[in-house]
Context: one part of a larger RNA
RNA sequence: UUGGGCGUAAAGAGCGUGUAGGCGGCUCGGUAAGUCUGCCGUGAAAACCUGAGGCUCAACCUCGGGCGUGCGGUGGAUACUGCCGGGCUAGAGGACGGUAGAGGCGAGUGGAAUUCCCGGUGUAGCGGUGAAAUGCGCAGAUAUCGGGAGGAACACCAGUAGCGAAGGCGGCUCGCUGGGCCGUUCCUGACGCUGAGACGCGAAAGCUAGGGGAGCGAACAGGAUUAGAUACCCUGGUAGUCCUAGCCGUAAACGAUGGACACUAGGUGUGGGGGGAGUCGAAUCCCUCUGUGCCGCAGUUAACGCGUUAAGUGUCCCGCCUGGGGAGUACGGCCGCAAGGCUAAAACUC
Numbered sequence: 001u002u003g004g005g006c007g008u009a010a011a012g013a014g015c016g017u018g019u020a021g022g023c024g025g026c027u028c029g030g031u032a033a034g035u036c037u038g039c040c041g042u043g044a045a046a047a048c049c050u051g052a053g054g055c056u057c058a059a060c061c062u063c064g065g066g067c068g069u070g071c072g073g074u075g076g077a078u079a080c081u082g083c084c085g086g087g088c089u090a091g092a093g094g095a096c097g098g099u100a101g102a103g104g105c106g107a108g109u110g111g112a113a114u115u116c117c118c119g120g121u122g123u124a125g126c127g128g129u130g131a132a133a134u135g136c137g138c139a140g141a142u143a144u145c146g147g148g149a150g151g152a153a154c155a156c157c158a159g160u161a162g163c164g165a166a167g168g169c170g171g172c173u174c175g176c177u178g179g180g181c182c183g184u185u186c187c188u189g190a191c192g193c194u195g196a197g198a199c200g201c202g203a204a205a206g207c208u209a210g211g212g213g214a215g216c217g218a219a220c221a222g223g224a225u226u227a228g229a230u231a232c233c234c235u236g237g238u239a240g241u242c243c244u245a246g247c248c249g250u251a252a253a254c255g256a257u258g259g260a261c262a263c264u265a266g267g268u269g270u271g272g273g274g275g276g277a278g279u280c281g282a283a284u285c286c287c288u289c290u291g292u293g294c295c296g297c298a299g300u301u302a303a304c305g306c307g308u309u310a311a312g313u314g315u316c317c318c319g320c321c322u323g324g325g326g327a328g329u330a331c332g333g334c335c336g337c338a339a340g341g342c343u344a345a346a347a348c349u350c
Base pairs, nucleotide, nucleotide: 003322004321005320006319007304008303012318014201015200016199017198021194022193023192025088026087027086028085029084030083031082033081034080035077036076037075038074039073040072041071042070048066049065050064051063052062053061054060091191092188093187094186095184096183097182098181099180103177104176105175106174107173108172109171110154115149116148117147118146119145120144121143125136126135162169163168206247207246208245209244210243211242215241216240220236221235222234223233258317259316260315261314262313263312266295267294268293269292270291271290272289273288274287275286276285277284299306300305323350324349325348332343333342334341335340
């Protein structure tokens, strides 16, 4: 628990699909539930306000009047909301025609490089560092040429370029497949927005089973460094990194900025599309829609900054915060093979 907030102070859920719910365009008619209004009833007494009275006054007490959020009934109003019915096209969706892209999945395929193996040439070193050593090498290494094997990643192109909801996506080809943008204004006629739960997706590491293993490389071993060196540097090197199937469900999952819609100066670069001028065709220029950057007015901000891709001005819906530590912990529950994840306190203390 009102309120005030959530880029950096505590606070936007990692992302999506969507259930309930909340909210919802223009217009006509009906209804009258919400809403407004008249009247009636009720709203105990005491209390409270007020007039009067009683104790010598007062407190206190007694009598009369008033007040009384609200509730019920009844009559009326109809702007707004709801409900019922009709219509519309500016929201949303569809159709048709174009279009860009590392969007996803599967299959195939290419060259460079590293390593290893075989063969040739060739001889004493190579490698590594701040300097060295461990290590490799006369059983012929390093270097160089030819051949072969295998795995992983795709130089240049490459771009505050592109695509995707996010995670993320990069050689080439084919197949299957999702989404976007632009144009026509042909169709449907509010079909919309958000979304508690729920369900799905979700880097890396990690786990299970089977495969694979070139390079790299936790752990580990050795060599150095050092006072020490369970490190930084060097030589090796297992899991892993890769594939298939299944788990895990986390992150500085970041724009540290939830989603949708509307409105509010401009300038400049760049990706995709359309129109116009121009041209033989282009280039170039102008307009426009949609992305993505930079600068900046108003405004905003504690400041930094943000600034039509808002952190400006508003509306709707969800999530979240409420001093630091204890603690994202304990306990319980749910999930997981485990690692652990999700939910989430208190004592105590400052």

The part of an RNA shown here (small-subunit ribosomal RNA, central domain) has 350 nucleotides and comes from an uncultured bacterium. The RNAcentral record of the full RNA draws on ENA and SILVA. The coordinates come from a structure-prediction model, not an experiment, and the mean pLDDT is 91.